[in-house]
Molecule: Bacterial RNase P class A
Organism: Gemmatimonadota bacterium
């Protein structure tokens, strides 16, 4: 200077005016009654607060309410290298192995295939106790033979060709008729020791010519984890109708204990009082909380302790919104070269709360780091 890689931040641009809107609190007016530091109302007045990093998807974890459970054990679901963190995760920290990158770094459902089942499409001869298409050999045994070989057969072989995703180690020397772990030596491999690490795991060392192809986001095995519903949980008052009790005239009426007459014998019955579950409606749950922010201290980090200071939206069919001027930032047009005109500014929006992960998102801004050329 390019061109990258990691982590953190901001994020309706910045100030001001005016003029709605929800919440809290202070006054004030007004209604009520048990007459009080009472409850209530409200076109008022002042004042303070009022969206996010994802508030968003409802994927994972949980507080907190109900409700269900004697214990255990299956089915079912779910997680899965190792070690720490945390309330708690399927989330983070660091480590490990595997890939991928020159490299800062990235990325991974990464237990167990020698339990036991299944699958391994097309292609090939063969897809698992492996096979023989084309090839190689034909050393031995036969025949011919110029004694160099040559020919068929039987039979051996599995390097090379080819098919596939995947063909019983790889690469090299030797070896042989050709060949092969047939012999060797490095690589990888499986067994055993020891040795470093809490572990995963990694290193040294003998040993075995190699045995055990893949797949388990196939069943299944093994470990571990788990009641079930959600703030429309759930509680707390409660009007009206509507039911229940008590009280309640017989001198009058309907109607019923009764088929038919008589009698307040009894129901019934206007008012009146009172109960209980609860609709409509109200209040609580509702925001102090695994809380922000700031210093120190422990740790490689997540994250823990300790001290200080601070309260920061609680609606309820749903507040956070508009108009306007100055100034920035971008980006297009003129140009008198720094001034004028015109245009732009994302995703997106609380609804019990919290930890996370995913997804979306104009731009901006910090701070470590990496490779490349160039200078010095």
């Nucleotide at each position: 200077a390019g061109a990258c890689g990691c982590g953190c931040c901001c994020g309706a641009g910045a100030g001001g005016a005016c003029c709605g809107c929800c919440g809290g609190g202070a006054g004030g007016a007004c209604u009520c009654c048990c007459u009080g530091a009472g409850a209530g109302u409200c076109g008022c007045u002042u004042u303070c607060g009022g969206a996010g990093g994802a508030a968003a998807g409802u994927c994972c974890g949980a507080g907190c309410u109900c409700c269900g459970a004697a214990g255990g054990a299956c089915a079912g679901g779910g997680u899965g290298c190792c070690g720490g963190g945390u309330a708690a995760c399927g989330c983070c920290c660091g480590g490990g192995c595997g890939c991928c990158g020159c490299g800062a770094g990235g990325c991974g459902a990464c237990g167990g295939a020698a339990a036991g089942u299944g699958c391994c499409a097309c292609a090939g001869a063969g897809a698992g106790c492996a096979g023989a298409c084309c090839g190689c050999c034909g050393a031995u045994g036969g025949c011919c033979u110029u004694c160099g070989g040559g020919c068929a057969c039987a039979g051996g072989c599995a390097a090379g060709g080819g098919u596939g995703a995947a063909a019983g180690g790889g690469u090299g020397c030797g070896g042989u008729a050709a060949g092969a772990g047939c012999g060797c030596a490095c690589c990888g491999g499986g067994c055993c020791u020891c040795c470093g690490g809490u572990a995963a795991c990694g290193g040294a060392g003998g040993u075995c010519g190699c045995a055990c192809g893949g797949c388990a986001a196939a069943c299944c095995c093994c470990a571990c984890c788990a009641g079930g519903a959600g703030c429309a949980a759930g509680g707390c008052c409660a009007a009206g109708c509507a039911g229940g009790g008590g009280c309640g005239a017989g001198a009058a009426g309907c109607g019923g204990u009764c088929c038919g007459c008589u009698u307040c014998a009894c129901c019934u019955g206007a008012g009146u009082c009172c109960c209980g579950g609860g609709u409509a409606g109200g209040c609580c749950g509702c925001u102090u909380g695994a809380g922000a922010c700031c210093c120190g201290g422990a740790g490689c980090g997540a994250u823990c302790c300790g001290g200080g200071c601070c309260c920061u939206a609680g609606a309820g069919a749903a507040a956070u919104g508009g108009u306007c001027c100055u100034c920035a930032c971008c980006c297009g047009c003129g140009c008198u070269c720094g001034c004028g005109c015109g245009g732009g500014g994302a995703c997106a929006g609380a609804a019990c709360u919290c930890g996370g992960c995913u997804u979306a998102c104009g731009g901006g801004g910090c701070g470590c780091g990496u490779c490349u050329u160039c200078c010095g």